A computed fold for a 96-nucleotide RNA from Planosporangium mesophilum, annotated as Glycine riboswitch aptamer. The organism belongs to Planosporangium, within Bacteria.
């Protein structure tokens, strides 16, 4: 002490996919918004699981990523929530 790396933490951006069906209950109400509870369609970018090649002088054996995959969690009007990315702060590591 510039760079670069990584962890938190604000902040800005921020995709999909049924405002589905049915029944209760709230309500002045057959509206309209919300709850519960079944029912079958979907997403995949919180988190979880999986998994190949490189990788070895050569062989086993173990590791072995992801936005790919699975859909377990979660999600499917708005609302929260959101991986990646930028800013910004304060650690942490390496090097000078």
């Nucleotide at each position: 002490c510039a760079c670069g790396u990584u962890u938190a933490c604000g902040c800005g951006c921020g995709a999909g996919a049924g405002a589905c069906c049915g029944u209760c209950c709230c309500u002045g109400a057959u509206u309209g918004c919300g709850g519960a509870c079944g029912g079958c369609g979907c997403c995949g970018a919180a988190g979880g699981g999986g998994c190949a090649a490189a990788u070895c002088c050569u062989c086993c054996c173990c590791g072995g990523a992801a936005c790919c995959u699975c859909u377990c969690a979660g999600g499917c009007a708005a609302a929260a929530g959101g991986a990646c990315c930028g800013c910004g702060u304060a650690g942490g590591c390496a090097g000078g």